[in-house]
RNA sequence: GAACGGUUGCCUCAGUUGGAAGAGCGCUCGGAUGGAACCCGAGAGGUCGCAGGUUCGAGUCCCGCAUCGUUCA
Repeated sequence: GAACGGUUGCCUCAGUUGGAAGAGCGCUCGGAUGGAACCCGAGAGGUCGCAGGUUCGAGUCCCGCAUCGUUCA
C1' cells in the first nucleotide's frame, strides 16, 4: 500500500424484507431470609464508532474517515 470482516448500554452479543433498538451479565430499589448467596419483581443506563448522502422513514442501503482483527504485498 491492497483485500476482507468487525465497531449496538459497564461487559459479552442479537437485531429478519428499511417501519424506528433488545437479551444475558453487571448496577440500583423492593420482596423473600434470623442475616447473606441463590431466587422473584421493578427500575436506571444507548446521539447504534465519526461525518455526509439516498428515502416519507436508516442500526440496516451508498460514499468518506477513524479504530480493531485476518490475509496479501
A computed fold for a 73-nucleotide RNA from Leptidea sinapis, annotated as transfer RNA. The RNAcentral record of the sequence draws on Rfam. Rfam family: tRNA. Rfam links the family to the GO term triplet codon-amino acid adaptor activity.